[in-house]
RNA sequence: AUGAUGUCAACGCCUAAAUUCCUCCGGAACGCCGGGGAAUGCGGGGGAACCGUCCGCGUCAGAACUGUAAAAAGUUCCCGCAGGGGCUUAUGAGUUCAGGAAACUGAAUUCAGGAUCACUUCUGAGAUCCAGUCCGUCAGCUAACCUCGUCGGCAAUUAGAAGGGUGGCU
Numbered sequence: 001a002u003g004a005u006g007u008c009a010a011c012g013c014c015u016a017a018a019u020u021c022c023u024c025c026g027g028a029a030c031g032c033c034g035g036g037g038a039a040u041g042c043g044g045g046g047g048a049a050c051c052g053u054c055c056g057c058g059u060c061a062g063a064a065c066u067g068u069a070a071a072a073a074g075u076u077c078c079c080g081c082a083g084g085g086g087c088u089u090a091u092g093a094g095u096u097c098a099g100g101a102a103a104c105u106g107a108a109u110u111c112a113g114g115a116u117c118a119c120u121u122c123u124g125a126g127a128u129c130c131a132g133u134c135c136g137u138c139a140g141c142u143a144a145c146c147u148c149g150u151c152g153g154c155a156a157u158u159a160g161a162a163g164g165g166u167g168g169c170u
Base pairs, nucleotide, nucleotide: 006169007168008167009166012154013153014152018040019039020038021037022036024035025034026033027032041150042149043148044147045146046145051140056081057080058079062077063076064075065074083138084135085134086133087132091112092111093110094109095108096107097106098105099104113130114129115128116127117126119163120162121161122160123159124158125157
């Protein structure tokens, strides 16, 4: 120095969101900081063929048509509501309350489903969360190709099994 066995200890986290360079600009104490640019890595969107998908909902008031003995019902117009899609775990169904004529909208709650809990995977228990935001009537998948982002926030539990790397000791 390398390899093997045993033992002990700890690995900062969520997110795609990190690293490097510049003979660019400014500050400054050449090393540094900020801005800008580029590359690599990671992540997202658009975009053929083939395949796939497709022609909304409501009825209070009003008008017309059909219908009838007269109505009811039906159709159209008017009126009201809801489009569709993307990022993300952030979805589905039911019940109750409020608004409304209804469609529907908002809130609460229950069940199902999903995400995180500190190296990875599986199992059990427990805790927390299911928000936010963008496009603008438009986009299924999608090779080539085109294009965008690389922010922000935190200190979050255990038990068992298997496996991996780092360091100390033997």
c-di-AMP riboswitch aptamer (ydaO/yuaA leader) from a Verrucomicrobiota bacterium, 170 nucleotides, folded computationally. Model confidence (mean pLDDT): 75 of 100. It was read from a public genome assembly, where an Rfam model found it.